[in-house]
Molecule: transfer RNA
Organism: Patescibacteria group bacterium
RNA sequence: GGAGAGGUGCCAGAGCGGCCGAAUGGGGCGCUUUCGAAAAGCGCUGUGCCUUCACAGGUACCGAGGGUUCGAAUCCUUCCCUCUCCG
Numbered sequence: 001g002g003a004g005a006g007g008u009g010c011c012a013g014a015g016c017g018g019c020c021g022a023a024u025g026g027g028g029c030g031c032u033u034u035c036g037a038a039a040a041g042c043g044c045u046g047u048g049c050c051u052u053c054a055c056a057g058g059u060a061c062c063g064a065g066g067g068u069u070c071g072a073a074u075c076c077u078u079c080c081c082u083c084u085c086c087g
Stems, first nucleotide, its partner, number of pairs: 001086007010026003018070001027045006046061006063079005
């Protein structure tokens, strides 16, 4: 230099145009259970910004930017990063 695969919440990881800010598992927190714990069961659990006394609500974000589309994590494009192969 060329070809291919990948980058999704704290971590892993599915999703490949609308039912998705997002399944599932792990982790964390709370509760039940127990003399106490472990295990098990149940519930909750991303971040930023705005509004609110608070509860809560709204909005944006799928590596970063741009485009297509009524609608994009998903399609196109540029760049960044990781892995594999070829030279």